[in-house]
RNA sequence: GCCGGUGUGGUGGAAUUGGCAGACGCGCUGGACUCAAAAUCCUGUGUAGGUGACUACGUAACGGUUCAAGUCCGUUCACCGGCA
Numbered sequence: 001g002c003c004g005g006u007g008u009g010g011u012g013g014a015a016u017u018g019g020c021a022g023a024c025g026c027g028c029u030g031g032a033c034u035c036a037a038a039a040u041c042c043u044g045u046g047u048a049g050g051u052g053a054c055u056a057c058g059u060a061a062c063g064g065u066u067c068a069a070g071u072c073c074g075u076u077c078a079c080c081g082g083c084a
Stems, first nucleotide, its partner, number of pairs: 001083007010026003019067001027045002030042003046057004060076005
């Protein structure tokens, strides 16, 4: 230099057929149980605004296509692999 793959909450990882983003698990918060703890069970857990119902934003970055993009297209960045 060329080719291919991957990038999603604190973390692993779904959503790949373009149609509710974050299912499910781990971790963490609060509670139950216990003399106390562990284990187990219940609850909550992206960000901002709002008393609240809700609203807006958020899938590596920036653009594009579309009524609608994590998903399709372009450029760039990071990492992994292959070829030279």
Molecule: transfer RNA
Organism: Clostridia bacterium